[in-house]
RNA sequence: GGUUGUGUGGUGUAAUGGUUAGCACAUCAGACUUUGAAUCUGGGGAUCGGGGUUCAAUUCCCCGCACGACCU
Numbered sequence: 001g002g003u004u005g006u007g008u009g010g011u012g013u014a015a016u017g018g019u020u021a022g023c024a025c026a027u028c029a030g031a032c033u034u035u036g037a038a039u040c041u042g043g044g045g046a047u048c049g050g051g052g053u054u055c056a057a058u059u060c061c062c063c064g065c066a067c068g069a070c071c072u
Stems, first nucleotide, its partner, number of pairs: 001071007010025004018055001027043005048064005
C1' cells in the first nucleotide's frame, strides 16, 4: 500500500428499517444483618465521527477514524 471484518453504558453482549435501544456483570441508593457477605428492590449510565437514502436508520450506502485478520 491492497482486500476484508468489527465498532452499542465502566465491561461483555442483543436488537427483521418501526414500542421509551434490551439483558448480564459492575457501580450507586435502599431493605435485610450486630457488622460484612449473600439475597431482594430501585436508580444513573451507551449506538465511533460526518454525509446520504427513507415517512422512519443501531440496522442500508459513501467518506473518514480506531482496532483486528490476510496479502504484498
Predicted 3D model of a 72-nucleotide RNA (transfer RNA) from Zophobas morio. The RNAcentral record of the sequence draws on Rfam. Its Rfam family is "tRNA". By type it is a transfer RNA. The organism belongs to Zophobas, within Eukaryota. The coordinates come from a structure-prediction model, not an experiment, and the mean pLDDT is 80.